[in-house]
Record summary: The part of an RNA shown here (small-subunit ribosomal RNA, central domain) has 350 nucleotides and comes from an uncultured Gammaproteobacteria bacterium. The coordinates come from a structure-prediction model, not an experiment, and the mean pLDDT is 90. Rfam family: Bacterial small subunit ribosomal RNA.
Context: one part of a larger RNA
RNA sequence: CUGGGCGUAAAGCGUGCGUAGGUGGUUUGUUAAGUUAGAUGUGAAAGCCCUGGGCUCAACCUAGGAACUGCAUUUAAAACUGGCAAACUAGAGUAUAGGGAGAGGAAAGUGGAAUUUCAGGUGUAGCGGUGAAAUGCGUAGAUAUCUGAAGGAACAUCCAUGGCGAAGGCAGCUUUCUGGACUAAUACUGACACUGAGGUACGAAAGCGUGGGUAGCAAACAGGAUUAGAUACCCUGGUAGUCCACGCCGUAAACGAUGACAACUAGCCGUUGGGAGGGUUUACCUCUUAGUGGCGAAGCUAACGCGUUAAGUUGUCCGCCUGGGGAGUACGGCCGCAAGGUUAAAACUC
Numbered sequence: 001c002u003g004g005g006c007g008u009a010a011a012g013c014g015u016g017c018g019u020a021g022g023u024g025g026u027u028u029g030u031u032a033a034g035u036u037a038g039a040u041g042u043g044a045a046a047g048c049c050c051u052g053g054g055c056u057c058a059a060c061c062u063a064g065g066a067a068c069u070g071c072a073u074u075u076a077a078a079a080c081u082g083g084c085a086a087a088c089u090a091g092a093g094u095a096u097a098g099g100g101a102g103a104g105g106a107a108a109g110u111g112g113a114a115u116u117u118c119a120g121g122u123g124u125a126g127c128g129g130u131g132a133a134a135u136g137c138g139u140a141g142a143u144a145u146c147u148g149a150a151g152g153a154a155c156a157u158c159c160a161u162g163g164c165g166a167a168g169g170c171a172g173c174u175u176u177c178u179g180g181a182c183u184a185a186u187a188c189u190g191a192c193a194c195u196g197a198g199g200u201a202c203g204a205a206a207g208c209g210u211g212g213g214u215a216g217c218a219a220a221c222a223g224g225a226u227u228a229g230a231u232a233c234c235c236u237g238g239u240a241g242u243c244c245a246c247g248c249c250g251u252a253a254a255c256g257a258u259g260a261c262a263a264c265u266a267g268c269c270g271u272u273g274g275g276a277g278g279g280u281u282u283a284c285c286u287c288u289u290a291g292u293g294g295c296g297a298a299g300c301u302a303a304c305g306c307g308u309u310a311a312g313u314u315g316u317c318c319g320c321c322u323g324g325g326g327a328g329u330a331c332g333g334c335c336g337c338a339a340g341g342u343u344a345a346a347a348c349u350c
Base pairs, nucleotide, nucleotide: 003322004321005320006319007304008303012318014202015201016200017199021195022194023193025088026087027086028085029084030083031082033081034080035077036076037075038074039073040072041071042070049065050064051063052062053061054060091192092189093188094187095186096185098183099182104178105177106176107175108174109173110172111155116150117149118148119147120146121145122144126137127136163170164169207248208247209246210245211244212243216242217241221237222236223235224234259317260316261315262314263313264312267295268294269293270292271291272290273289274288275287276286277285278284299306300305323350324349325348332343333342334341335340
């Protein structure tokens, strides 16, 4: 010496489940595969290294030794790892018509406000829009206002550094079905665990297919403005789409730009859901636990910052990076109806 890294410099798969594999709690016994020690055999010669000798020296030649860090066989040891047997309960899990919290998911039903349209009433010359205008709408009666109807989409206030979910994400109300977490006590199982190459499932928006639906909004498109021009920003319209059902797509600054699990390492202040105790028993205080925020010791960091929700100190497993451009491209494979996705170079150049 036997790489160094991944919040922002290149680098954590978008997220779960899980196969192989890797890793794995406590105790006793046993075994002897790994491990350790000894012995024997072998490890050609030359070379390297050490000590001599021969060419006047050296290179070179030559003799002896050491070494050949390995392999095999055998004897022994039994701490650690592994195997086998038995046991344990601190990890993990299960049960209890226990308990409360929640925009967790699916389906059905239903409510009010608002926009738009239609019908009718009142009513008369404007309305609308902008920086200013115009296109546009309006004497065939608009805008405004009142009554009624239709239809679609979204759910103001409550709403919060709030809650739930693996992530994407989830918000009117009610019912039915259903997943998970938390919490208390007792009982039970007895390492059943962690990670996870492949694999598989889920996965915003946009987009695609078939069939519906279409109020508002609105790519494309048309017109009016602006301007030197204006394929834009602004205005008037407006189709896909946005919505529903089923089936594809499989990507996002899918972000905490921070993989999962476990252990350890000062505190202080909020907040959500439980539990225990105290109390002047609506209030409030203390302790504890699972989340979620703000500061901050040690430590870490290039700095910014992170700081028991770590980017601190460690362990196990997976993924990924290795100068910029070329390029997340070409070719090929796989997937897709397509759009494209995924895997993924090189020449050349600085």